[in-house]
RNA sequence: UUCUUAUCAAGAGCGGCGGAGGGACCGGCCCCAUGAAGCCCGGCAACCUAUUCUGUUUUACAGGCGGAACAAGGUGCUAAUUCCUGACAGAUGAGAA
Numbered sequence: 001u002u003c004u005u006a007u008c009a010a011g012a013g014c015g016g017c018g019g020a021g022g023g024a025c026c027g028g029c030c031c032c033a034u035g036a037a038g039c040c041c042g043g044c045a046a047c048c049u050a051u052u053c054u055g056u057u058u059u060a061c062a063g064g065c066g067g068a069a070c071a072a073g074g075u076g077c078u079a080a081u082u083c084c085u086g087a088c089a090g091a092u093g094a095g096a097a
Stems, first nucleotide, its partner, number of pairs: 001097008013041001015040003021031003025086001027084002042078003047074003051069007082089001
């Protein structure tokens, strides 16, 4: 980068550094020196891994397929329904090439 698949109406700071931009794109509409982006810390969530419990399949174990808990590890997210409309759109996770 491409393909497959799941999710995108909930949730999350009155912190530090930083200094002017930001909300993907078009058109809107918004946010911003009462400080934008970015970084750090904090937080939210629970997609993957780990751990614990559990249903089912088995004579039994292992393994498979589910469910619940947890939040240690890997991501993600932390204005507005993916801010709204549109598109062969975008974002994120997991798997594959």